[in-house]
RNA sequence: ACCUCAUCACGAGGGACUGAGGGAACGGCCCGACGAAGUCCCGGCAACCGCCACGUACUCCCUGCCGCUUGCGGCGGACGCGGAAACGGUGCCAAUUCCGUCCCGGAGCGAAAGCCGCGCCGGGGUAGAUGAGAA
Numbered sequence: 001a002c003c004u005c006a007u008c009a010c011g012a013g014g015g016a017c018u019g020a021g022g023g024a025a026c027g028g029c030c031c032g033a034c035g036a037a038g039u040c041c042c043g044g045c046a047a048c049c050g051c052c053a054c055g056u057a058c059u060c061c062c063u064g065c066c067g068c069u070u071g072c073g074g075c076g077g078a079c080g081c082g083g084a085a086a087c088g089g090u091g092c093c094a095a096u097u098c099c100g101u102c103c104c105g106g107a108g109c110g111a112a113a114g115c116c117g118c119g120c121c122g123g124g125g126u127a128g129a130u131g132a133g134a135a
Stems, first nucleotide, its partner, number of pairs: 003133006013042005021031003025101004043093003047090004054082003059078003064075005097127001102124005108118003
């Protein structure tokens, strides 16, 4: 890199250096010398993962404790499952992933019907981003 799964309509700033671009691609439309992208410092948001107090059905432990009805009950423990806060690993801090691109459906408009076209609404995909896993 490829593959699998999940999420993507919420949320999140200030300073320094630098100096012209950036928003994945393409078409739009935006952001940008009132300073883009990048790097550093401090701050924040909260998706996944780690950790985890705590909770919990069944099963097991009588060679853990208590009760006695001597194998049952209670407590406790093991295993499994769920899971806070704080902290850690990544990520993120303009606009729905900024909107559209492919397929299906719907009601409209283009004199009428068919065809076709256009925009709108809804659904499903592709692609992209992030995380986890596998490799």
A computed fold for a 135-nucleotide RNA from Nocardioides sp. B-3, annotated as SAM riboswitch aptamer (S box leader). It matches the Rfam family "SAM riboswitch aptamer (S box leader)". Rfam's curators write: The SAM riboswitch is found upstream of a number of genes which code for proteins involved in methionine or cysteine biosynthesis in Gram-positive bacteria. The prediction has a mean pLDDT of 80. The source organism's lineage runs through Bacteria, Actinomycetota, Actinomycetes, Nocardioidaceae and Nocardioides. The sequence was found by an Rfam model in a public genome assembly.